[in-house]
């Protein structure tokens, strides 16, 4: 070079045929405790890898680019 795949929160993944982006793990706050683990309740925290297209509307569909894996050459 060229075919597949992957890329969504801090981390590990979801989000069928296009319709309000979610979850467990961590984090902060707050109940509970004599205290601490445990458990309960409740926030923050995302321009879904980037730019560009199609659509009333795109994590999802087209094109094009980065990175990571993995086959061929």
């Nucleotide at each position: 070079g060229g075919g597949c795949c992957c890329g969504u929160a801090g981390c590990u993944c979801a989000a069928a045929u296009g319709g309000c982006a979610g979850a467990g793990c961590g984090u902060c706050g707050c109940c509970u405790u004599c205290g601490c683990a445990u458990g309960g309740c409740g926030g923050a925290g995302g321009u879904u890898g980037u730019c560009g297209g199609u659509u009333c509307a795109a994590c999802u569909c087209c094109g094009a680019u980065c990175g990571g894996g993995u086959c061929c050459a």
About this RNA
Transfer RNA from a Pseudomonadota bacterium, 73 nucleotides, folded computationally. Rfam family: tRNA. Rfam classes the family as a transfer RNA.